[in-house]
Context: one part of a larger RNA
């Protein structure tokens, strides 16, 4: 390869958009590639296998049948798949009416709070720590009071609540824009699902240019602790952390659980719509919880948001170390990523 896997044992791709591909809903009709029934030729002998027969018998050795599962032509069959017609609405989507909601982008604003700088009131400590010091103050701190000036995050609502594909997303108010859910009608008529390459978005930290820098703070520097302390605590602090643009493209990107659809016990919270009653409720579509039945699991658990039952398609695993390393090729400005062995060892 088969096979059996894949929440935690090795294994789900960070998320999505789509290419080629693979799969794909009812009816009816056609065709006759796939399937299916027959008949023809053709599949060399020898071997194998079944019978029979010859060497005393067996191995051998000879006949006959059967095999040769196949390919090729013809004749027919229409279920089922394809393929071409027609034609439906239940999948899939438009539209109109309504709703939520920190999805996104951009611009304006607001207070509380921290530095800080000014003045004023005040005086001898203030900070800090298990205890200290460094470290700051009579050049007048710290406290307080009143004013300016700067950046950054948006307390209290705030909730296993909300929205988004993920990654994320919390002050207000405007503007521009995307998804998304329920009830009913009308339209389209299978336009669907998946999705290898691909292409795009993807936290932080990091990188280039140019801005900013209030708190924080790697590197750094002192002070302590220690036997030492290139840590842990402490006084300082520079990248950075914040803006623009351009790049990186990895995270425990996690539910450690691919999408998509179908079925298959209840209970009990909430979030958005409906119906119905309107006292309490009930029923129902969507989301999110939390506890179970049956099943499933090695067990922990899982249990309609399934890891149960089934389809369709992708990714990926195949002992441990070596090793996500060498090498090669792509990618980056650089860090570095993507790809990814082996020898050896147990």
């Nucleotide at each position: 390869u088969u096979g059996g896997g894949c929440g935690u044992a090795a294994a789900g791709g960070g998320c999505g958009c789509g290419u080629a591909g693979g799969c794909g809903g009812u009816a009816u009709u056609g065709u006759a590639a796939g399937c299916c029934c027959g008949g023809c030729g053709u599949g060399a002998a020898a071997a194998u296998c079944u019978c029979a027969g010859g060497c005393u018998u067996a191995a051998c050795c000879u006949g006959a049948g059967a095999c040769g599962u196949g390919c090729g032509c013809u004749g027919g069959g229409a279920a089922c798949u394809g393929c071409g017609a027609u034609a439906c609405u239940a999948g899939a989507g438009u539209c109109a009416u309504g709703g939520a909601g920190g999805g996104g982008a951009a611009g304006u604003u607001g207070g509380a709070a921290u530095u800080u700088c000014u003045a004023g009131u005040g005086u001898a400590g203030g900070g800090g720590u298990g205890a200290a010091a460094u470290c700051u103050g009579u050049a007048g701190a710290u406290a307080u009071u009143a004013g300016g000036a700067a950046g950054a995050a948006c307390a209290c609502c705030g909730g296993u609540g909300g929205c988004g594909a993920a990654g994320g997303c919390g002050a207000a108010c405007u503007u521009c824009u995307a998804g998304c859910c329920a009830a009913u009608g009308a339209c389209u008529g299978a336009c669907g699902c998946u999705g290898a390459g691909g292409c795009g978005c993807g936290a932080a930290a990091g990188u280039g240019u140019g801005g900013g820098g209030a708190g924080c703070a790697a590197a750094c520097a002192g002070g302590a602790u220690u036997a030492g302390a290139u840590a842990c605590c402490c006084u300082g602090g520079u990248a950075g952390u914040c803006c623009a643009c351009a790049c990186u493209g990895u995270a425990a990107a996690c539910g450690a659980u691919g999408u998509a659809c179908a079925c298959u016990a209840g209970g009990u919270g909430u979030c958005g719509g409906g119906u119905c009653g309107u006292g309490c409720g009930a029923c129902u579509c969507g989301g999110u919880g939390c506890c179970g039945a049956a099943g499933c699991g090695a067990a922990c658990g899982u249990g309609a948001u399934a890891a149960g039952u089934g389809u369709a398609c992708c990714g990926c695993c195949u002992g441990g170390g070596g090793a996500g390393u060498a090498u090669g090729c792509c990618c980056g400005c650089a860090a570095g990523g993507g790809u990814g062995a082996a020898a050896c060892u147990c």

Annotation: Small-subunit ribosomal RNA, central domain from an uncultured bacterium, 346 nucleotides, folded computationally. Its Rfam family is "Bacterial small subunit ribosomal RNA". Its mean pLDDT, the model's own confidence on a scale to 100, is 90.